[in-house]
Context: one part of a larger RNA
RNA sequence: UGACGGGGGCCCGCACAAGCGGUGGAGUAUGUGGUUUAAUUCGAUGCAACGCGAAGAACCUUACCCAGGCUUGACAUCUAGGGAACCGGAUAGAGAUAUUCGGGUGCUCUUCGGAGAACCCUAAGACAGGUGCUGCAUGGCUGUCGUCAGCUCGUGCCGUGAGGUGUUGGGUUAAGUCCCGCAACGAGCGCAACCCCUGUCCUUAGUUGCCAGCACAUGAAGGUGGGCACUCUAGGGAGACCGCUUCGGUUAACGGAGAGGAAGGUGGGGACGACGUCAAGUCAUCAUGGCCCUUACGCCUGGGGCUACACACGUACUACAAUGGUGCAUACAAAGGGUUGCGAAACCGCGAGGUCAAGCUAAUCCCAACAAAUGCAUCUCAGUUCGGAUUGGAGUCUGCAACUCGACUCCAUGAAGUCGGAAUCGCUAGUAAUUCUGGAUCAGCAUGCCAGGGUGAAUGCGUUCCCGGGCCUUGUACA
Numbered sequence: 001u002g003a004c005g006g007g008g009g010c011c012c013g014c015a016c017a018a019g020c021g022g023u024g025g026a027g028u029a030u031g032u033g034g035u036u037u038a039a040u041u042c043g044a045u046g047c048a049a050c051g052c053g054a055a056g057a058a059c060c061u062u063a064c065c066c067a068g069g070c071u072u073g074a075c076a077u078c079u080a081g082g083g084a085a086c087c088g089g090a091u092a093g094a095g096a097u098a099u100u101c102g103g104g105u106g107c108u109c110u111u112c113g114g115a116g117a118a119c120c121c122u123a124a125g126a127c128a129g130g131u132g133c134u135g136c137a138u139g140g141c142u143g144u145c146g147u148c149a150g151c152u153c154g155u156g157c158c159g160u161g162a163g164g165u166g167u168u169g170g171g172u173u174a175a176g177u178c179c180c181g182c183a184a185c186g187a188g189c190g191c192a193a194c195c196c197c198u199g200u201c202c203u204u205a206g207u208u209g210c211c212a213g214c215a216c217a218u219g220a221a222g223g224u225g226g227g228c229a230c231u232c233u234a235g236g237g238a239g240a241c242c243g244c245u246u247c248g249g250u251u252a253a254c255g256g257a258g259a260g261g262a263a264g265g266u267g268g269g270g271a272c273g274a275c276g277u278c279a280a281g282u283c284a285u286c287a288u289g290g291c292c293c294u295u296a297c298g299c300c301u302g303g304g305g306c307u308a309c310a311c312a313c314g315u316a317c318u319a320c321a322a323u324g325g326u327g328c329a330u331a332c333a334a335a336g337g338g339u340u341g342c343g344a345a346a347c348c349g350c351g352a353g354g355u356c357a358a359g360c361u362a363a364u365c366c367c368a369a370c371a372a373a374u375g376c377a378u379c380u381c382a383g384u385u386c387g388g389a390u391u392g393g394a395g396u397c398u399g400c401a402a403c404u405c406g407a408c409u410c411c412a413u414g415a416a417g418u419c420g421g422a423a424u425c426g427c428u429a430g431u432a433a434u435u436c437u438g439g440a441u442c443a444g445c446a447u448g449c450c451a452g453g454g455u456g457a458a459u460g461c462g463u464u465c466c467c468g469g470g471c472c473u474u475g476u477a478c479a
Base pairs, nucleotide, nucleotide: 001479002478003476004475005474007473008472009471010470011469012468013467015463016462019427020426021425022424023423026318027317028316029315030314031313032312033311034309035308042053043052064304065303066302067301068300069299070298073127077126078125079123080122081121082120083119086103087102088101089100090099091098092097107116108115109114129293130292132291133290134289138287139286140282141281142280143278145276150189151188152187153186154185155184156165157164158163169180170179171178195270196269197268198267200238201237202236203235204234205233206232209228210227211226214225215224216223241264244258245257246256247255248254320420324379325378326377327376328375329374336367337366338365341360342359346355347354348353386417391412392411393410394409395408396407397406433455434454435453436452437451438450439449
């Protein structure tokens, strides 16, 4: 100087407390451990691994296993020889591949002999190749402490020196934020602001959006003329600054209350992550040193596996019901996506879906029905008209192909489960809870992930305690 203390003081955080809803019990989905296996590829492992890499394993992917093959190689550059490339078949084979038949002759230059570029085949070797090892050799990227308020420097001063001072103290703040004081005076990286979204108003613009007033038309509808007021869209601007009043305070920083205001004291949310810590994670995104393999640890193909299952754990979904289930009727969104695509209407099918096909490169057309809510009716507390697992049968769709191993539909079947032990998680407001919608990946496949709106709470006395963190101080046989 740090680190640590079941030392002290001050302060903060859904840290506790006060509340609301969960997990832990059930079924299923998914990840992991373990076990099994020819293989169940590899990595991630307290918080900070475990719906994680994976925004999507039937083949492919794929790295694993078995079998069949190749050896200058699936891919790159160079040399030599030959041929345009390319397209279509036949035979053998599981295919890779092997054999063979037919069509085909382009582009640039040309002294018409040929040469060249691209592409294909053959040969030899230089070399290729490796998701092989080392994240404890590394770059880059990332997690975490933590959006915590800290981390430092120059000069000066103090100390033999390590180092200290500044950065401590008194107040204050979300903040090393600011004020005052002070052997310090300044400065940098952080904080804040500048950026984006959202909340109010003004202005510009008015189609594909809108419809107040005026017409037309209809079974109905901004459907049509017309208009750009309003909504909205998307560019520009205004607005919030403790600015005003008052009280407290050191006359300061600042704090309390109030007015006005759409918004009030950082308005709400996002992006943004200081010096560093964990030899944290990643050699399997990529890059890369070293080591290793080179008729194989490389490459191609068929099939299998990653989907196994006495069990254990994590994360979710669905429930156990009446604040509910079912039937009928009937409102109100936002944000997205669409031409190898979204696909209306009509018709067929109980349905998944199919047929035909309008429109749309989209504020125009389509996906598209929002759902919970609301109204009426029914069920009457039961393993039920709760719950939907499992299984049988019949189908639909995608795809070369749904056996291992897809999703969905219909009929039948109708398991556990009556609110969950010890323990444990999230959340302070448009939040929790609840309810639908869309997107990425994607041929197909979502209870996951990312995003969007709808309905919409309860509680917070307080800081003694648990956890984490900041500042000062004290002790130390630790560095």
Molecule: small-subunit ribosomal RNA, 3' major domain
Organism: uncultured bacterium